[in-house]
Molecule: Bacterial RNase P class A
Organism: soil metagenome
RNA sequence: AGACGGCCGGAUGGCCGCGGCUCGGCCGGGCAACCGGUCGGGCUGAGGAAAGUCCGAGCUCCCCAGCGCAAGGUAGUGGGUAACGCCCACCCGCCGCGAGGCGAGGACCAGCGCCACAGUGACGAUGCCGGCUUCGGCCGGAGUGAAACGCGGCAAGCUCUACCUGGAGCAAGGCCAAAUAGGAGGGCGACUCCCGGCUUGCCGGGAAGACGUGCGCUGCACAGCCCUCGGGUCGGCCGCAUGAGCCGCCGGGUAACCGGCGGCCCCAGAUGGAUGGCCAUCGUUCGUCCGCUUCGGCGGCCGGACACAGAACUCGGCUUACAGGCCGCCU
Numbered sequence: 001a002g003a004c005g006g007c008c009g010g011a012u013g014g015c016c017g018c019g020g021c022u023c024g025g026c027c028g029g030g031c032a033a034c035c036g037g038u039c040g041g042g043c044u045g046a047g048g049a050a051a052g053u054c055c056g057a058g059c060u061c062c063c064c065a066g067c068g069c070a071a072g073g074u075a076g077u078g079g080g081u082a083a084c085g086c087c088c089a090c091c092c093g094c095c096g097c098g099a100g101g102c103g104a105g106g107a108c109c110a111g112c113g114c115c116a117c118a119g120u121g122a123c124g125a126u127g128c129c130g131g132c133u134u135c136g137g138c139c140g141g142a143g144u145g146a147a148a149c150g151c152g153g154c155a156a157g158c159u160c161u162a163c164c165u166g167g168a169g170c171a172a173g174g175c176c177a178a179a180u181a182g183g184a185g186g187g188c189g190a191c192u193c194c195c196g197g198c199u200u201g202c203c204g205g206g207a208a209g210a211c212g213u214g215c216g217c218u219g220c221a222c223a224g225c226c227c228u229c230g231g232g233u234c235g236g237c238c239g240c241a242u243g244a245g246c247c248g249c250c251g252g253g254u255a256a257c258c259g260g261c262g263g264c265c266c267c268a269g270a271u272g273g274a275u276g277g278c279c280a281u282c283g284u285u286c287g288u289c290c291g292c293u294u295c296g297g298c299g300g301c302c303g304g305a306c307a308c309a310g311a312a313c314u315c316g317g318c319u320u321a322c323a324g325g326c327c328g329c330c331u
Stems, first nucleotide, its partner, number of pairs: 001331002004328005010282007018045012047308001051319002054317005059169004071165005076090005091105001092103004106160002111158002113154003123150001128141005173238004183229006192207007212222004245264008283306005289300004
């Protein structure tokens, strides 16, 4: 001067403020399910990319006989993984002096298509030179070109081959659950009084009386009333924070990764969406000035700067953004 890999990405304290969980006191809303306010105490609150939403999954609902076609995707070989288009190792090709980097690396003996410039000719053919000739052509050579008649070159062309792929997404979806209307079932469908029985609101007997409507004549249907059930709506809760989890040690493997053992304050959970602001000290860095100097720098005052960015169901990757710093290994 570079190459590769890994890690950090301001620290401490104080004051004010916000979200979540929890304990206790008081109060309130709602039929309920449940929810809220206030006071006090305790605990806790962004990232390596939380981002792009580009791949792959978990989870949920819908669909689903089998086979094939279509459509989309992947493409050396082997391994890793829950899975992948991700990762690792090796081979091959290209780039670099090198450490290393990149790869769009199946097939052009199935068919179609294309092959710039040059060249006779890019699959249709035969211009030039030489030789032969049955006069149709044949053979050899020079030349052009990435490729020249030969199993030509191209699949970052169609295509073929092998393998993979159902759809929608947490506003997924699940549970609880009013009023009104509608649905299903049941009862009453006139009222009163007396007696008895018990299962305490029903049954049996008797008396009196004559019905909301229709038929009819003492029962049925309807209106009406009451009860029960089920679905949906308003509303409420869950999904939603213990996970392919994190840390350490040991073992296997070239590695990706896997296995065993031990430990873990469980580590944000909002839904107009909190995670902020100010101050002080320190740290890193830049600049003016001053002092010292062995001229490499060192110290001090003052001032400035400290990135990219920000959860929203959750993971594994990829890609992109990023001031500055540290470590390892290599050229």